[in-house]
Context: one part of a larger RNA
RNA sequence: UGACGGGGGCCCGCACAAGCAGUGGAUUAUGUGGUUUAAUUCGAAGCAACGCGAAGAACCUUACCAGGUCUUGACAUCCAAUGACAACCCUGGAGACAGGGCGUCCCUUCGGGGCAUUGAGACAGGUGGUGCAUGGUUGUCGUCAGCUCGUGUCGUGAGAUGUUGGGUUAAGUCCCGCAACGAGCGCAACCCUUACGGAUAGUUGCUACGCAAGAGCACUCUAGCCGGACUGCCGUUGACAAAACGGAGGAAGGUGGGGAUGACGUCAAAUCAUCAUGCCCUUUAUGACCUGGGCUACACACGUAAUACAAUGGCACUUAACAGAGGGAGGCAAGGCCGCGAGGCGGAGCGAACCCCCAAAAAGUGUCUCAGUUCGGAUCGCAGGCUGCAACCCGCCUGCGUGAAGUCGGAAUUGCUAGUAAUCGCGGAUCAUCAUGCCGCGGUGAAUACGUUCCCGGGCCUUGUACA
Numbered sequence: 001u002g003a004c005g006g007g008g009g010c011c012c013g014c015a016c017a018a019g020c021a022g023u024g025g026a027u028u029a030u031g032u033g034g035u036u037u038a039a040u041u042c043g044a045a046g047c048a049a050c051g052c053g054a055a056g057a058a059c060c061u062u063a064c065c066a067g068g069u070c071u072u073g074a075c076a077u078c079c080a081a082u083g084a085c086a087a088c089c090c091u092g093g094a095g096a097c098a099g100g101g102c103g104u105c106c107c108u109u110c111g112g113g114g115c116a117u118u119g120a121g122a123c124a125g126g127u128g129g130u131g132c133a134u135g136g137u138u139g140u141c142g143u144c145a146g147c148u149c150g151u152g153u154c155g156u157g158a159g160a161u162g163u164u165g166g167g168u169u170a171a172g173u174c175c176c177g178c179a180a181c182g183a184g185c186g187c188a189a190c191c192c193u194u195a196c197g198g199a200u201a202g203u204u205g206c207u208a209c210g211c212a213a214g215a216g217c218a219c220u221c222u223a224g225c226c227g228g229a230c231u232g233c234c235g236u237u238g239a240c241a242a243a244a245c246g247g248a249g250g251a252a253g254g255u256g257g258g259g260a261u262g263a264c265g266u267c268a269a270a271u272c273a274u275c276a277u278g279c280c281c282u283u284u285a286u287g288a289c290c291u292g293g294g295c296u297a298c299a300c301a302c303g304u305a306a307u308a309c310a311a312u313g314g315c316a317c318u319u320a321a322c323a324g325a326g327g328g329a330g331g332c333a334a335g336g337c338c339g340c341g342a343g344g345c346g347g348a349g350c351g352a353a354c355c356c357c358c359a360a361a362a363a364g365u366g367u368c369u370c371a372g373u374u375c376g377g378a379u380c381g382c383a384g385g386c387u388g389c390a391a392c393c394c395g396c397c398u399g400c401g402u403g404a405a406g407u408c409g410g411a412a413u414u415g416c417u418a419g420u421a422a423u424c425g426c427g428g429a430u431c432a433u434c435a436u437g438c439c440g441c442g443g444u445g446a447a448u449a450c451g452u453u454c455c456c457g458g459g460c461c462u463u464g465u466a467c468a
Stems, first nucleotide, its partner, number of pairs: 001468002003465003007462007015452002019416005026307008034298002042053002064293007073123001077122002079119005088101005105114003125282002128280003134276002136271003139267001141265001146185006152161003165176003191259004196227003200223003205217003230253001233247005309409001313368006326357003331350002336345003375406001380401007422444007
């Protein structure tokens, strides 16, 4: 100087408390451990691994296993020779591939070039090892308020001072003081979005309408610009400061809400399987191709979710119910017809403010009357639909039947302070098909916070130390 203390002081955070909804019990989905297996590819491991890499494993993917095959190679560059090769058809085969048939190249400045096959070797190849050799990227403490430097001063020195102190703040934020005076990286602001207004611009939007056309741009809205909030004003407190509290005006008030933004560093943290890369290893195999299987196994254990256990509910019917944000051409698909339905037929319109995908909770009426039920939907049987070369291992959906556990969950434990929690649906990426996951969107819309003694984490000062 740090680190640590079941030392002290001050302060903060959904950290506790006050509340609301959960997890832990059930079933299912999914990830992991373990076990099994020919293989169940690999990585991730307290917080910060475990719906994680994976924004989508039937083949492919795929890295794993079994079998069948290749060896200048599936891919790149160089040299030589040839001018075709491929596609297509036939035969064999699980296919890779092998044999046969058809076919017999293009451009040119005539130097050559492109493409393909064959041959020789240089070499290719490796999701093989090492993240404890590395770059790059990322997580975490933590959006915590800290981390430093120049000059000066003090100290033999390590170092100190500044950065401590008195106030204040979300903040090393600002003010005052002070052997310090300044400065840098952080904080804040500048950026995006949302909330209010103005002028501008009006088509595909909007309307004075029964509908259409025409007309118009007032309104809604769209989208670029501008204004607006600064403790600016008033009062009180304060040290005549910074600031705090209350008030006015205002759409908004003291950082208005949300996002992006992550200092010096810590964890030999993660990643050699995104990529790049040193070294090591491999080279008729640890490379490459194919078919099939596996990654989907199942005495069990854990994590994360979905659905429930019901009456604030289930079911049936009614009503012109009412969004936002997105997506759409190998696509989204309306009206119509067929089907109980999944879906099928057909296809208007739309490269989309134009057309389409497109709401549900809510509201109203009826019924059920506390029951393993008109709760709950697992599981299984049958019959169908869709995608795709192909749904046996191993897809999704529909109808009929079946109707399991479950009556609110032990110890323990999680999230959340407002348009939040809870609840309701909708969209998108990935994607032929497949979503209870992920990323977004809007609808309905709470309760509680006395307070900082305690638990956890963090910041500053100080003290002790046999630690560095």